[in-house]
Parts: sequence; structure tokens; C1' cells
RNA sequence: UACGCCAAGGGCAAACCCGUCGUGAGGCGGGGACGCAAAGCCACAGCUCUGCGGCGCAGGUCGCAGAGGGCUGGGUUGCCGUGG
Repeated sequence: UACGCCAAGGGCAAACCCGUCGUGAGGCGGGGACGCAAAGCCACAGCUCUGCGGCGCAGGUCGCAGAGGGCUGGGUUGCCGUGG
């Protein structure tokens, strides 16, 4: 530095359930495992979603505030193995 077929020791934890916080999207804790080689971290761009407000007859659209990162890209750090 590239890769993740094999091995080892580990790690994380979707849906769902319970508790709790939030108007909400959802967050957090516990149980639970569908998966994951960055499913570690950041939240920069896009995207999706929520709330409030403006405009519009309406489909909608614009603004502000937020949510997700287990949606895509980006930044950054890193275990094991193999190759260079």
C1' cells in the first nucleotide's frame, strides 16, 4: 500500500419486544441477532424523513429548525490475515 477466499482472538448489532425522552422524524438503556472488515469516528456534499412558517384553489414549492449515517460519496483513525 492493495485485497478480504481461509484461520484465530475479539468487536458492532437490523427487525421485533420492554422501559424512557421527544409534538414528530427519532434518540438513549435493556433484551434480541438480520447482517457488517470499518456496521469505528466526523456530519462536508447529495439523498430520505420530521416539525413549524410563507406562497399557491390544488398537485406542490420555498425558508427555517431538526432526524437518519445499517442510503451514496467524502474526510480521518484502526485489529487480524494474505500479496506487493